[in-house]
């Protein structure tokens, strides 16, 4: 230099055009003399950034950034 994968909640990841989700963690409550475990609940998001296509974009297209890998 060229090519490709990945970027979504604090962490690990789903979601491939039509309401943004799960598990774990943290928080509150129940239970307990207390802690842990168990149960219940609530909260937590600029879907890496920008632009475009579309009635509608996390999703499709382009560029940029970060990261991982391949080729030379």
């Nucleotide at each position: 230099g060229c090519c490709g994968g990945c970027g979504u909640a604090g962490c690990u990841c789903a979601g491939u055009g039509g309401u943004a989700g799960a598990g774990c963690a943290a928080c509150a409550c129940u239970u307990u003399u207390g802690u842990a475990a168990a149960g219940u609940g609530a909260a937590g998001g600029u879907c890496a950034g920008a632009g475009g296509u579309c009635c509608a974009a996390a999703u499709c297209c382009u560029c940029u950034c970060g990261u991982c890998g391949g080729c030379u």